This is a predicted structure of a 76-nucleotide RNA (transfer RNA) from Micromonospora craterilacus. Rfam family: tRNA. It is annotated as a transfer RNA. The source organism's lineage runs through Bacteria, Actinomycetota, Actinomycetes, Micromonosporaceae and Micromonospora.
RNA sequence: GCCGUCGUAGCUCAGCCUGGCCAGAGCGCCGACCUGGUACGUCGGAGGUUCGCCGGUUCAAAUCCGGCCGUCGGCU
Repeated sequence: GCCGUCGUAGCUCAGCCUGGCCAGAGCGCCGACCUGGUACGUCGGAGGUUCGCCGGUUCAAAUCCGGCCGUCGGCU
C1' cells in the first nucleotide's frame, strides 16, 4: 500500500441482507418489598447528546451509497 471483519446502553450482544411501531435483550446499577441482618428471590426504575465520525440518496436511514477514523486478520 491492497483486501476483508468488526465498531449499537457500564459490559456481552441482537436488530442491518428485506429502510418505516417512541432503538432492544441479558448481566450490571438504583429503589421498594422480603429477612433479625446479608444473600437469593419478587416488583419497579434510570441509563444510548439515536447506533465510531462526516457527507449523500430518500417522504423517511442503526439499516442503502461514498469518504475518513479505530479494531482484528490476511496479502505484498